[in-house]
RNA sequence: GAUGAACGCUGGCGGCGUGCCUAACACAUGCAAGUCGAGCGGGAAACGCCAAAACGAGAUUUCGGUCAAGCGGAGGCGUGGAGAGCGGCGGACGGGUGAGUAACGCGUGGGCAACCUGCCCCGUACAGAGGGACAGCCUCGGGAAACCGUGAUUAAAACCUCAUGACGCGAAGGGUCCGCAUGGGUCCUUGGCCAAAGAUUCAUCGGUACGGGAUGGGCCUGCGUCUGAUUAGCCUGUUGGCGGGGUAACGGCCCACCAAAGCGACGAUCAGUAGCCGACCUGAGAGGGUGACCGGCCACAUUGGAACUGAGACACGGUCCAAACUCCUGCGGGAGGCAGCAGUGGGGAAUAUUGCACAAUGGGCGAAAGCCUGAUGCAGCAACGCCGCGUGAGCGAAGAAGGCCUUUGGGUCGUAAAGCUCUGUCCAUGGGGAAGAAAAAAAUGACGGUACCCGUGGAGGAAGCCCCGGCUAACUACGUGCCAGCAGCCGCGGUAAUACGUAGGGGGCGAGCGUUAUCCGGAAUCAUUGGGCGUAAAGGGUGCGUAGGUGGCUCUGCAAGCGCGGGGUUUAAGGCGGCGGCUCAACCGCCGUUCGCCCCGUGAACUGCGUGGCUUGAGUGCGGGAGAGGAAAGCGGAAUUCCUGGUGUAGCGGUGAAAUGCGUAGAUAUCAGGAGGAACACCGGUGGCGAAGGCGGCUUUCUGGACCGUGACUGACACUGAGGCACGAAAGCGUGGGGAGCAAACAGGAUUAGAUACCCUGGUAGUCCACGCCGUAAACGAUGAGCACCAGGUGUCGGGGCCGUAAGGCUUCGGUGCCGGAGUCAACGCAUUAAGUGCUCCGCCUGGGGAGUACGCACGCAAGUGUGAAACUCAAAGGAAUUGACGGGGACCCGCACAAGCAGCGGAGCAUGUGGUUUAAUUCGAAGCAACGCGAAGAACCUUACCAGGGCUUGACAUCCCCCUGACGGCCUUGUAACGGAGGCUUCCUUCGGGCAGGGGAGACAGGUGGUGCAUGGUUGUCGUCAGCUCGUGUCGUGAGAUGUUGGGUUAAGUCCCGCAACGAGCGCAACCCUUGUCAUUAGUUGCCAUCAUUGGGUUGGGCACUCUAAUGAGACUGCCGGGGAUAACUCGGAGGAAGGUGGGGAUGACGUCAAAUCAUCAUGCCCCUUAUGUUCUGGGCUACACACGUGCUACAAUGGCCGGCACAGCGAGACGCAAGGCCGCGAGGCGGAGCAAAUCUCAAAAACCGGUCCCGGUUCGGAUUGCAGGCUGAAACCCGCCUGCAUGAAGUCGGAGUUGCUAGUAAUCGCGGAUCAGAAUGCCGCGGUGAAUGCGUUCCCGGGUCUUGUACACACCGCCCGUCACACCAUGGAAGUUGGGGGCGCCCGAAGUCGGCCGGCAAAUAGGCUGCCUAAGGCGAAAUCAAUGACUGGGGUG
Repeated sequence: GAUGAACGCUGGCGGCGUGCCUAACACAUGCAAGUCGAGCGGGAAACGCCAAAACGAGAUUUCGGUCAAGCGGAGGCGUGGAGAGCGGCGGACGGGUGAGUAACGCGUGGGCAACCUGCCCCGUACAGAGGGACAGCCUCGGGAAACCGUGAUUAAAACCUCAUGACGCGAAGGGUCCGCAUGGGUCCUUGGCCAAAGAUUCAUCGGUACGGGAUGGGCCUGCGUCUGAUUAGCCUGUUGGCGGGGUAACGGCCCACCAAAGCGACGAUCAGUAGCCGACCUGAGAGGGUGACCGGCCACAUUGGAACUGAGACACGGUCCAAACUCCUGCGGGAGGCAGCAGUGGGGAAUAUUGCACAAUGGGCGAAAGCCUGAUGCAGCAACGCCGCGUGAGCGAAGAAGGCCUUUGGGUCGUAAAGCUCUGUCCAUGGGGAAGAAAAAAAUGACGGUACCCGUGGAGGAAGCCCCGGCUAACUACGUGCCAGCAGCCGCGGUAAUACGUAGGGGGCGAGCGUUAUCCGGAAUCAUUGGGCGUAAAGGGUGCGUAGGUGGCUCUGCAAGCGCGGGGUUUAAGGCGGCGGCUCAACCGCCGUUCGCCCCGUGAACUGCGUGGCUUGAGUGCGGGAGAGGAAAGCGGAAUUCCUGGUGUAGCGGUGAAAUGCGUAGAUAUCAGGAGGAACACCGGUGGCGAAGGCGGCUUUCUGGACCGUGACUGACACUGAGGCACGAAAGCGUGGGGAGCAAACAGGAUUAGAUACCCUGGUAGUCCACGCCGUAAACGAUGAGCACCAGGUGUCGGGGCCGUAAGGCUUCGGUGCCGGAGUCAACGCAUUAAGUGCUCCGCCUGGGGAGUACGCACGCAAGUGUGAAACUCAAAGGAAUUGACGGGGACCCGCACAAGCAGCGGAGCAUGUGGUUUAAUUCGAAGCAACGCGAAGAACCUUACCAGGGCUUGACAUCCCCCUGACGGCCUUGUAACGGAGGCUUCCUUCGGGCAGGGGAGACAGGUGGUGCAUGGUUGUCGUCAGCUCGUGUCGUGAGAUGUUGGGUUAAGUCCCGCAACGAGCGCAACCCUUGUCAUUAGUUGCCAUCAUUGGGUUGGGCACUCUAAUGAGACUGCCGGGGAUAACUCGGAGGAAGGUGGGGAUGACGUCAAAUCAUCAUGCCCCUUAUGUUCUGGGCUACACACGUGCUACAAUGGCCGGCACAGCGAGACGCAAGGCCGCGAGGCGGAGCAAAUCUCAAAAACCGGUCCCGGUUCGGAUUGCAGGCUGAAACCCGCCUGCAUGAAGUCGGAGUUGCUAGUAAUCGCGGAUCAGAAUGCCGCGGUGAAUGCGUUCCCGGGUCUUGUACACACCGCCCGUCACACCAUGGAAGUUGGGGGCGCCCGAAGUCGGCCGGCAAAUAGGCUGCCUAAGGCGAAAUCAAUGACUGGGGUG
């Protein structure tokens, strides 16, 4: 884009179309094929005339009757012409359906010299005479009916006989012309055969024969016409012939006989599917798909068979038979066929009225009038489709109300509405009113009072559907919370969802819109146009060669292909272009144009088919040399093993280390001799040979191929190659040999968690030979064969030529390698040995899995091989390259990373944190490194977030409003566990508006350490102070990306130097900053004191030299010298210097990583609580304790403890403070208070050093624990503080596996200070004192950096991922079987019917009977095939 559609939601009008795609399922009812009286007999109703019987008013009567209008209508006549019948024509058309059919069925082009053709047209000729029947009707009979039978009578254009009869049809003979063959046309002669129908209104209409035409048909034929080869062979009337039968006609169409053919890889047969075409849909086209409506052909008419009639049928609304089904029945028998139009049931997702009319068009019959016509024309139903129209138009901003959103300002729906002014299509109503209808006129309209026109009325009655994550046009809010749901693909949803649901808004289309189904397109994704096969799927393992395909140069002929011209055909409709008609369009009309096939003519370049020639393709001959080419036979040495003998003694062997094993019965080792098998070291080489597999000692024989040279021979003999045939590593199989070594299986020993492995000791098939199988492989160059063309360079193997004495050089042919250009390729790469450019032929591919599986078939002894699916399932599988990450990959380098050392931890006790447990609560967070003396720079109350209990509810805190008060606070009284509460006293400013404060009240709101660190900001940790991370421009690459940043050196460093398609730059590094080490200058108080004076004392005077303080400077830069290096960067050594190669230390942390940490510092979105998850109070808890871990302190002692003596710091702090001297106390501390807001005063040193003591002991070590007595802080030390004294005196004697820190003023050790703080450090942050050891080195462990390599990893190795097992579901193979279907075959039976035979009345022909062949349905049988199902079983897929 399309549809005969269906479904969901919705639905105003008109025009034109279309409407059972399923059950070729079954059908009630009505209608769908009749007509002709101008063919015939007969003649109903009705009408007219006449009119009998019966009846009969009345009259009359002898009472017996008679007459009788009327009524009546038998019957007759006439008109009339119905139903039925004989006869004619038509029921073979029209209408329906698509079951069957893969076929001369259809399409297209031809042929019939092998044919037919009613009605129609033209022409010629003709129609004389006679006869007998049968329906109807009548009669009788049978039957329920359908219907049937007997007898009698009858007409014709029905039937029969005779006549006439041809230029008619046969037969025989002859002439002539023609054809591709059989043969055909025509003429002559002889003989034979066959016709007819009438009617009448007198116009005509019919009849017969023959010829011709037209129309319609029959048959034959070239070409075209779906899928399967897992269907490969099929066929017996089969193929042909002779003769016959049959037909309109040819023909095995049928029959007898004869022959044994015919079809098939160019796909027979079989199986599946299917009506075919014009056309329709799609597509740029080529194609692909379809075969509704309309048109052509075919087939069918309940299923199967059959013929009859006829011009035509094997016959939809005819006949016969069989079968199934339905109906009627009196049970004996009968009837029926909607795939005609309506309609019903059923099936289904689904498809209409039991309508009107013959007015038109057409058909049948008829002379005609006319009749018939569910063909047809119309109407009805259905948005099923196409087309057209409408649902209003203009103005209208306070941008109304309302909705939605909001950053609360506003935005948006939105000129939209309202309102004002208009219009009238559709609509309603009134009036008018067609064409379609005519060939002289008249008459005739179903549609239809329709279309159309005019008047009037009034915005009144008329909008929905889908979508809004990307593809794809259109975004917000709320709800939901991997739920509910969405989804065409990718994928959305796990608490802020533009993806679910709803709303607002928006987008698209619009009387429709979506969905589903199907087809084409996009899809160059089956590739003719127009693809591929080194690595993505794809080259056959290799050769020989059949069919086939393709084929060198040249002369010439033909004209099949091909080109040109002409002709025929190509129905109509449709399509396309133009014009026209309905108001437009859809729709319709007119004109033009259109594939293909065939015929005729013509051309000869190319292809083809012939003829002749050629030598360059190919082959042959001749002359050469190279080679692990093949086969057979023989020979050789080295080595292993075994045997025999000698020598010889305790081990050998084997491994990472061992053990099994061998050995004192003498091994291994060694010497000599012997046996046997297998393989051939060195040469040996990206060397050679072969088609591939493959081939390796030497010799001989046989043998294949290639190469070089020569140019004698043949003269296109060629290339490829479906099938086919042959070869074909290893393993394996069969038979028979052989068997040294090696070695599946197997055994043992090790290894290991295990070890059915890797390692070791043994060891059988096998490996070897002969013969026969197998036929595969990463049979690989993952690259089919052949030919030609398209830059080079450099090796090597074989041969030749030229030059050269040679070495060698140049050149040529063939092979084999490497590098590389153009070109090519997705890239990698290939590149005269192509994966380049072309031609020819073959093989193969078409997403992954299922699966090279199943089934079938073939081969094989088997193993198995070849061929080779589907269901189901996935949204990928895959290639090449890129950046990372990773590696029990490589190279280089660094770090207290290891190593070398020192001190520890892990054991003990205690402190502290954590886990766990406990608890009313033990608040919360932190979790490997990078949580755990962490948030905690300090939990008795407070803190405090937790628990129990008691209170408050606009609140403890903020803003706004109203009222009241003058407070609040302080003091006193009362009261509570406490907060709260009650009472009393005291107490504001003012410009007079109020302010301020308190109390009360209402509501907006407050409040939350409630949740989410995975919604966030900020801050922080970590890799890591590691040397990295990037950008601009340029260049390279299709691109990701690369280059720069890699490389050679060097550095602590991407530090610097050099090189380089890069050149620069940024963030990092370094430096700039602070501190410390030296000096100088300046400045000397509270600091200092060399000189002078003074003192107990730098106490004071004095001084500022020194120390110090703190400000400014200097100094160090590889600057200098030498060696190394590349003359560089740099490095090594040296000098000088306080300091030397960054002097030491600090601050400083790139791009980023860990959804790292923190919502409990703070801030903050969203969610949640609101007399509570807020707030307040008392008490408790965070301090629990069987345990486990981290971090510390103190120790275990003599380098020590204790006692005594005595010396030296620095950083700091101090008024709510530090506190001296003094006094008291054993002490903590108390009393007291000088001094000090501090270079002035105070806090305020220890180890060390000196002297003494202890003597190796759980101690004079160690100090836990506990008792008692005290001190301090604080409302308050019970839970639960610190300190002191006395007493007590635990574990612990140096710490398993393991593990931490540190490279110098460092470790270790010693004390001091500070923050927090009322009090409470073994923690933390600082300070100084004393002051080491070791570093060979980078193999290893850990972490990191750079380059490189592999990768199936990319939430990136804590990755990815394989198989079994268990469970659930799904499809599928096998399976004893079971069930059903379609087809063929054989046998039995055999209806109707054609044909044949016989019988058949006095003869003939019918009828009828009997019978033969064929034969439908039916029955039996064996086999093949398709499908369904099956206990059980096999694997597969998904989770």
The RNA shown here (small-subunit ribosomal RNA) has 1439 nucleotides and comes from an uncultured Bacillota bacterium. Rfam family: Bacterial small subunit ribosomal RNA. The prediction has a mean pLDDT of 86. The sequence is in RNAcentral, with records from ENA and SILVA.